[in-house]
RNA sequence: GAUUUAUAAAGAAGCGUGGAGAGACAGGCUCUGAGAAACGCUAGCAACCUGGUAACCAAACCAAGGUGCUACAUCCUGAUCCCAGGAAUGUUCGUCAAGUGACGGAUUCGGGAGAAUAUAAAUU
Numbered sequence: 001g002a003u004u005u006a007u008a009a010a011g012a013a014g015c016g017u018g019g020a021g022a023g024a025c026a027g028g029c030u031c032u033g034a035g036a037a038a039c040g041c042u043a044g045c046a047a048c049c050u051g052g053u054a055a056c057c058a059a060a061c062c063a064a065g066g067u068g069c070u071a072c073a074u075c076c077u078g079a080u081c082c083c084a085g086g087a088a089u090g091u092u093c094g095u096c097a098a099g100u101g102a103c104g105g106a107u108u109c110g111g112g113a114g115a116a117u118a119u120a121a122a123u124u
Stems, first nucleotide, its partner, number of pairs: 001124008013042005021031003025078004043070003048066002050063004074116001080113004085109001090107007
């Protein structure tokens, strides 16, 4: 790096170094010299792996060794699909009509799945 499975609206920050960016990407929105990223120290959150209750399997509970995490819903939206959904008449397509109108689909809005991303575990 790739694949698979699970999780992602909960939770948890101070100091030092540093000195202009950061929130993956695009758009939006936001954070930031009242100090961004990154690094270090300390503290904490969570409980995937791990250990224990337990001789075997296991829900559950306990611990916290390996990871992870500690602005904003994964900050929001995002390919694609679904819906007896909503609103309105704006765009577009089709059919009918020929009056410049009627009906239906799409777009747009909302919801769900999902994609993408991140993390864990396993495999490669």
Predicted 3D model of a 124-nucleotide RNA (SAM riboswitch aptamer (S box leader)) from Fulvivirga kasyanovii. Model confidence (mean pLDDT): 79 of 100. The organism belongs to Fulvivirga, within Bacteria. It was read from a public genome assembly, where an Rfam model found it.